[in-house]
Context: one part of a larger RNA
RNA sequence: AGCACAAGGCGGAUGCCUUGGCAGCAUAAGGCGAUGAAGGACGUAAUAACCUGCGAUAAGCCUCGGGGAGCUGGUAAAUAAGCUUCGAUCCGAGGAUUUCCGAAUGGGAAAACCCAAUACACACAAGUGUAUUAUCUUAUACUGAAUACAUAGGUAUAAGAGGCAAACCUAGGGAACUGAAACAUCUAAGUACCUAGAGGAAAAGAAAUCAAAAGAGAUUCCGGUAGUAGCGGCGAGCGAAACCGGACCAGCCCUUAAGCUUAUUUUAGUCCAGCAAAAUAUUCUGGAAAGUUUAGCCAUAGUAGGUGAUAGUCCUGUAUGCGAAAGACUAAUUUAAGUGAAAUCGAGUAGGUCGGGACACGAGAAAUCUUGACUGAAUAUGGGGGGACCAUCCUCCAAGGCUAAAUACUCUAUGCUGACCGAUAGUGAACCAGUACCGUGAGGGAAAGGCGAAAAGAACCCCGGCGAGGGGAGUGAAAUAGAACCUGAAACCUUGUGCUU
Numbered sequence: 001a002g003c004a005c006a007a008g009g010c011g012g013a014u015g016c017c018u019u020g021g022c023a024g025c026a027u028a029a030g031g032c033g034a035u036g037a038a039g040g041a042c043g044u045a046a047u048a049a050c051c052u053g054c055g056a057u058a059a060g061c062c063u064c065g066g067g068g069a070g071c072u073g074g075u076a077a078a079u080a081a082g083c084u085u086c087g088a089u090c091c092g093a094g095g096a097u098u099u100c101c102g103a104a105u106g107g108g109a110a111a112a113c114c115c116a117a118u119a120c121a122c123a124c125a126a127g128u129g130u131a132u133u134a135u136c137u138u139a140u141a142c143u144g145a146a147u148a149c150a151u152a153g154g155u156a157u158a159a160g161a162g163g164c165a166a167a168c169c170u171a172g173g174g175a176a177c178u179g180a181a182a183c184a185u186c187u188a189a190g191u192a193c194c195u196a197g198a199g200g201a202a203a204a205g206a207a208a209u210c211a212a213a214a215g216a217g218a219u220u221c222c223g224g225u226a227g228u229a230g231c232g233g234c235g236a237g238c239g240a241a242a243c244c245g246g247a248c249c250a251g252c253c254c255u256u257a258a259g260c261u262u263a264u265u266u267u268a269g270u271c272c273a274g275c276a277a278a279a280u281a282u283u284c285u286g287g288a289a290a291g292u293u294u295a296g297c298c299a300u301a302g303u304a305g306g307u308g309a310u311a312g313u314c315c316u317g318u319a320u321g322c323g324a325a326a327g328a329c330u331a332a333u334u335u336a337a338g339u340g341a342a343a344u345c346g347a348g349u350a351g352g353u354c355g356g357g358a359c360a361c362g363a364g365a366a367a368u369c370u371u372g373a374c375u376g377a378a379u380a381u382g383g384g385g386g387g388a389c390c391a392u393c394c395u396c397c398a399a400g401g402c403u404a405a406a407u408a409c410u411c412u413a414u415g416c417u418g419a420c421c422g423a424u425a426g427u428g429a430a431c432c433a434g435u436a437c438c439g440u441g442a443g444g445g446a447a448a449g450g451c452g453a454a455a456a457g458a459a460c461c462c463c464g465g466c467g468a469g470g471g472g473a474g475u476g477a478a479a480u481a482g483a484a485c486c487u488g489a490a491a492c493c494u495u496g497u498g499c500u501u
Stems, first nucleotide, its partner, number of pairs: 001500009015486001016450002020421002022418007029410002031164002039101003042055003046079001049075003061095006070083003106115003116133007135161009168199001169197005179186001183233001209216002220247005230238002251402003254346001259339005266332006274322003280295002284291001296313002298302001304316003351375008361387001382397005437444002457485001460472004
């Protein structure tokens, strides 16, 4: 030095586990905000820190209910001081308080800070306390220029708005990469994105609609029709409708009203704490019985979780039955007020010309819808449409308005489910994570779970620096389960023994 065997170190794979995730289903909810939100800063306990809660009344105050023996949130034990059957802690509902910043709104500002005015009260004074004081829009009133009437402007009062929030919705704007194997019409796509606005849904909606000689009868959504008819540098590609089958169905109004909103009467129900809830003993093994043995029992309850291994019958629960003082909500109903409310059947409209846009349809033979410019009818004896246009025929009545359901979505709550993951997986985040850290900033963004049934977390002794670490002793079923803690693979590093050189 090599090989073999044995024993270790390092390391943290694997196995097992799950506090956390992921995807759904059902039901609910679909908003919060000047009565100051979302989100924060700073405080707040007997206590240094962080989390949670709360706000100078500060892990809390009051009231009404539930509940019934312990309690003073967690990491986090101990101590101190207290509370509690005169019902605490805890759970639910309603109320009070709620610093400062933040739409932030008295003015300002480098967010959590600085500086005021007016009125009232207190005070000798200095000062203190409370309230109000932003802007815009609308309404009303009073004033009021150039300029006579007026108008603009000003002032006051009242009401409303403002900001935030995951997606869904409507409207106004609106790309490019890309594809066409280049590229310009075209495509991507009316997508992404920006803006405005609304609701729990929104939008649409009761035919100036379709159809075709027969008829249907508002809208929306789904399956067909159909990748069809068509459009298209007839390239790439784009791509219907009638009709049929389903989901859901609801109609109304403009002289009056349907409806809606608010308050109110009555009835019914729901929600927000909870309550009761059956039935087992034993043998063996074991540290421990729920395993095993023997013999039972309950079941409208054998969902599930826990308990020292695998429990219907030990615990929490579960099937089932019951429950509310106050409050909230829903539905129907009675009454009242407001709104509807603009107008009175739709004229600068229909139609036309030019230029655009939307229709599956790119100007095309191009109907239909819409409108920037210019024009411009008829009035039911009338008018629109039936894909150029004309006639016949059929069908409907524009230029006013409202309308549930079927449909879309999930920041969120509760319950349940999974041939979903199981710590390099599953959310970025199972753990004090959008943290630490990086960046001037926009922004980027981790790693990190497991002793044991129970801390019983190793008293005491020894070596050592009053160390680190170790050896005894003790606990425990186990300490090669000792906190660097379940299991403990490999790479890598050693020790011992044997053999070979």
Source information: The part of an RNA shown here (large-subunit ribosomal RNA, domain I) has 501 nucleotides and comes from gamma proteobacterium SCGC AAA168-P09. Its Rfam family is "Bacterial large subunit ribosomal RNA". NCBI's taxonomy places the organism under Bacteria, Pseudomonadati, Pseudomonadota, Gammaproteobacteria.